[in-house]
RNA sequence: UGAGUCGGCCAGGCGGCCGCGUCGAGGAGGGCCCGUUGGGCCCUCGCUCGCCGAGGAACGUCCGGGCUCCACAGGGCAAGGUGGUGGCUAACGGCCACCCGGGGUGACCCGCGGGACAGUGCCACAGAAAGCAGACCGCCACCGGGCAACCGGUGGUAAGGGUGAAACGGCGGUGUAAGAGACCACCAGCGCGCCAGGUGACUGGUGCGGCUCGGUAAACCCCACCUGGAGCAAGACCAGACAGCACGCGUUCGAGGGCUGCUCGCCCGAGCGUGCGGGUAGGUCGCUAGAGGCGGCUGGCAACAGUCGCCCGAGAUGGAUGGCCGCCCCUGUCGCCACGUCAGCAGUGACGCGACAGGACAGGACCCGGCGUACCGGCCGACUCAUUCA
Numbered sequence: 001u002g003a004g005u006c007g008g009c010c011a012g013g014c015g016g017c018c019g020c021g022u023c024g025a026g027g028a029g030g031g032c033c034c035g036u037u038g039g040g041c042c043c044u045c046g047c048u049c050g051c052c053g054a055g056g057a058a059c060g061u062c063c064g065g066g067c068u069c070c071a072c073a074g075g076g077c078a079a080g081g082u083g084g085u086g087g088c089u090a091a092c093g094g095c096c097a098c099c100c101g102g103g104g105u106g107a108c109c110c111g112c113g114g115g116a117c118a119g120u121g122c123c124a125c126a127g128a129a130a131g132c133a134g135a136c137c138g139c140c141a142c143c144g145g146g147c148a149a150c151c152g153g154u155g156g157u158a159a160g161g162g163u164g165a166a167a168c169g170g171c172g173g174u175g176u177a178a179g180a181g182a183c184c185a186c187c188a189g190c191g192c193g194c195c196a197g198g199u200g201a202c203u204g205g206u207g208c209g210g211c212u213c214g215g216u217a218a219a220c221c222c223c224a225c226c227u228g229g230a231g232c233a234a235g236a237c238c239a240g241a242c243a244g245c246a247c248g249c250g251u252u253c254g255a256g257g258g259c260u261g262c263u264c265g266c267c268c269g270a271g272c273g274u275g276c277g278g279g280u281a282g283g284u285c286g287c288u289a290g291a292g293g294c295g296g297c298u299g300g301c302a303a304c305a306g307u308c309g310c311c312c313g314a315g316a317u318g319g320a321u322g323g324c325c326g327c328c329c330c331u332g333u334c335g336c337c338a339c340g341u342c343a344g345c346a347g348u349g350a351c352g353c354g355a356c357a358g359g360a361c362a363g364g365a366c367c368c369g370g371c372g373u374a375c376c377g378g379c380c381g382a383c384u385c386a387u388u389c390a
């Protein structure tokens, strides 16, 4: 200098004018109360002023937790989820480290990574055969025909060809009519041991065995572990309104309800269901300071934990943060050397100057931890490879 890998950060700035929401202060209006020239409380607002007012993803709502309610005895069966090992965490399908497999020269990246000798199913097309294998071409032996080349039949074979994502180990030899783990050496794979290392997944070494066993579990299934349900429209309180009627079932011969998939079992239990008709659909709390953020130190490879210090003013409820203008900033395109600097004899080029365009994705609604997805652009750090120079 060029090409890349990983991690972190920013998300335009300042000013003016107008506008929106909560809260506070003032003002105006109204109501109530008292010990009444006064004071207190409450409510309202086309009014005035002030403070504050979205995000890295506020998003999707895919996981997990807090919180709230369901009166959480317990057993069984379903259903769903997770899936290398060890840690972290409130918890997780998240994160960290490592192992194994795959990719890359490398930094590094990817893996929905238990079990296919428990059983069942499936394996398209092609191919002879796709799982209690099979023989199309070929090779070999015998028989028959033919002068011969060769043809036909029976049997053997799986070395070679061909099909396929995948064909029952690979390679060399012995052997044979031709062949074949039929036998032998080496290698690969599987199973069973032993030794060494590691908490472990696993790794390294070594011995034996039969010689070889296909794939698929984001197919059923098996194994291990985990999971009660619903959700802030949870839930609690205040105020206010109304009108009942008919039918059916039931009150120890138990309707109905709860244990929120079902069931056994347990508990509550005098009302329940259907139809018609009537009423309300307001307010307050929950509500935001929390597993919170930043920094230092300590422990740890890390995720993270502990400790100390500092900091933290959205809470709307049909749902508020927006618009315009000016200057500056960033990026891109075009133009110009008229000014300044540099290179060059010069044309010219670069910094520069001017004009225009663009500055994304997207917005709280109980709160957190993750994941995933969207995003104009820019900045910083660590590392890798190639090349050149010293």
Base pairs, nucleotide, nucleotide: 001386002385003384004383005382006381007380008379009378010377012328013327014326015325016324017323018322020053021052023050024049025048026047027045028044029043030042031041032040033039034038055361059372060371062370063369064368065367066366067231068230069229070228074264075263076262077261079227080226081225082224083223084098085097086096087095088094099113100111101110102109103108114222115221119220120219121216122215123214136161137160138157139156140155141154142153143152144151145150169187170186172184173183174182188212190209191208192207193206194205195204196203197202235285236284237283238282244276245275246274247273248272249271256268257267258266259265292311293310294309295308296307297306298305299304329359330358331357332356333355334354335353336352340351341350342349343348